Overview:
This is a predicted complex of two RNAs, RNase P RNA and transfer RNA, with 491 nucleotides together. Model confidence (mean pLDDT): 79 of 100. Rfam match: Bacterial RNase P class A. Gene Ontology terms of the family: ribonuclease P activity, dimeric ribonuclease P complex and tRNA processing.
[in-house]
RNA sequence: GUCGGCCGGGCCGCCGCCUCAGGGUCCUCCCUGGGGAGGAACGUCCGGACACCGCAGGGCACCGUGCUUCCUAACAGGAAGGCGUCGGGAGCCGGAAACGGCCCCUGGCGACGGCACGUGCAACAGAAAGCAAACCCGCCGAUGGCUGGCGCUCACGCGCUGGCACAGGUGAGGGGUGAAAUGGUGGGGUAAGAGCCCACCGGCGCGGCCGGCGACGGUCGCGGCCAGGCAAACCCCACGGGGUGCAAGGUCACGCAGCGUCCGCCCAGGCUCCGGCCUGGAAAGGGUCGCCCGCCCGAGGACGCGGGUAGGCCGCUCGAGGCCGUCGGCGACGGCGGUCCCAGAUAGAUGGCGGCCCACCGGGGGCGGCGGCGACGGCCGCUCUCGGGGACAGAAUCCGGCGUACAGGCCGGC
RNA sequence: GGGCCCUUAGCUCAGGGGUUUAGAGCGCUCGCCUCACACGCGAGAGGUCGUUGGUUCAAAUCCAACAGGGCCCACCA
Numbered sequence: 001g002u003c004g005g006c007c008g009g010g011c012c013g014c015c016g017c018c019u020c021a022g023g024g025u026c027c028u029c030c031c032u033g034g035g036g037a038g039g040a041a042c043g044u045c046c047g048g049a050c051a052c053c054g055c056a057g058g059g060c061a062c063c064g065u066g067c068u069u070c071c072u073a074a075c076a077g078g079a080a081g082g083c084g085u086c087g088g089g090a091g092c093c094g095g096a097a098a099c100g101g102c103c104c105c106u107g108g109c110g111a112c113g114g115c116a117c118g119u120g121c122a123a124c125a126g127a128a129a130g131c132a133a134a135c136c137c138g139c140c141g142a143u144g145g146c147u148g149g150c151g152c153u154c155a156c157g158c159g160c161u162g163g164c165a166c167a168g169g170u171g172a173g174g175g176g177u178g179a180a181a182u183g184g185u186g187g188g189g190u191a192a193g194a195g196c197c198c199a200c201c202g203g204c205g206c207g208g209c210c211g212g213c214g215a216c217g218g219u220c221g222c223g224g225c226c227a228g229g230c231a232a233a234c235c236c237c238a239c240g241g242g243g244u245g246c247a248a249g250g251u252c253a254c255g256c257a258g259c260g261u262c263c264g265c266c267c268a269g270g271c272u273c274c275g276g277c278c279u280g281g282a283a284a285g286g287g288u289c290g291c292c293c294g295c296c297c298g299a300g301g302a303c304g305c306g307g308g309u310a311g312g313c314c315g316c317u318c319g320a321g322g323c324c325g326u327c328g329g330c331g332a333c334g335g336c337g338g339u340c341c342c343a344g345a346u347a348g349a350u351g352g353c354g355g356c357c358c359a360c361c362g363g364g365g366g367c368g369g370c371g372g373c374g375a376c377g378g379c380c381g382c383u384c385u386c387g388g389g390g391a392c393a394g395a396a397u398c399c400g401g402c403g404u405a406c407a408g409g410c411c412g413g414c
Numbered sequence: 415g416g417g418c419c420c421u422u423a424g425c426u427c428a429g430g431g432g433u434u435u436a437g438a439g440c441g442c443u444c445g446c447c448u449c450a451c452a453c454g455c456g457a458g459a460g461g462u463c464g465u466u467g468g469u470u471c472a473a474a475u476c477c478a479a480c481a482g483g484g485c486c487c488a489c490c491a
Base pairs, nucleotide, nucleotide: 001414002413003412004411005410006409007408009357010356011355012354013353014352015351017036018035019034020033021032022031023030024029038392042403043402045401046400047399048398049397050245051244052243053242057293058292059291060290062241063240064239065238066237067081068080069079070078071077082112083110084109085108086107087106088105089104091102092101093100094099113236114235118234119233120230121229135175136174137173138170139169140168143167144166145164146163147162148161149160150159151158152157183201184200185199186198187197188196204223205222206221207220208219209218210217211216249314250313251312252311258305259304260303261302262301263300266281267280268279269278270277271276285297286296287295307490308489309488321340322339323338324337325336326335327334328333360388361387362386363385364384365383366382367381368380369379370378371376415487416486417485418484419483420482421481424440425439426438427437432471442458443457444456445455446454464480465479466478467477468476
């Protein structure tokens, strides 16, 4: 330095606040005893419990997660591993060295499924930016064309040997670019050239065997040199998700005033004391994001304006709870036993004052050590004294995580 | 307490991966016009795209964390 874990002021006195239990009194106050913020109570980023929406049904859309296995109520969390990457160390090999390679141990980091489904994007520069070709330079000119010489032939033509670089061949030889440009060495092959072919090495894919629950690793064989990057681009694959949130929801009390716009109030049968009632169907609309289907309710409903109360109680704090021991597990964690009760405020209680001490900071004095030849006055430690002085932050239904903030201190790994 | 949204020039907004200096309207400054002002015409200045990290060759834009700001929600007829 970095990563991880823990603590994050202590004691005493006085005066207050909230709450629970017991008692006195019962207008309501008093007495005694117990308890009273955090590791993040924060951000509200995830996951649950709980409550309501009749059930929480199917498909689409949408959203989320993403190496593997395990833990867990669940998770985007955690543990152990795999792979990749960055660093440190030991050993071996090569080398004169610099250094390189192999293997082992160890620490940090990783939003780490799939671009060999499909589609899309890549500015500028550059010959070319995604699949294969065009251009310049270079090489060749086998084949075709033009042409020189020689030979044969009566001639047409044929053969041999040159030249031109016209058609053409070559492209993984070079082309300064760029974030990114289609493997390396050697040989064969060819007119020339190229994984065009071959051997070895590297990388990729497929298959077999071995090890592992698995991610994956090792090894052997085959293929072919083709398939580069981006999925925090659409997308594909796998898995998951009904919605809303304690202002959920229940209950008691107080109090008031309704109005406007829009949609709907239908049909059949039966009974009737004629006011209506029953049965069946249809239907606006509703059933807590969207669309379709299914199911249910259905005579009222939706929206807007206005009015009233802003009070009590329950939910509410005993819970996936804390601590100790033991057993299982590498570990996260789980089982069993014992023990404890540990905030419930509602405009929001947990505070104020004083004294002593411990960290920490600053000024001054003394002593010792280190530096410098010295002047010097720097650094460190101890001690005395004076002053300052507690970081971030405060419950609001409750838990499990994550992220963020944090003076200072302690411990451990590298 | 719970839920949702926004942040680009002084103000109101575009831009939703690609050169260059990120644009438009209003406003501001300067010049022209006018006797002067207004209108009009021309030119110009003004931006850490809220901040910091990450993905990517490349970020105002995609992702995450943080900061700032705004809106909604109770019960009874």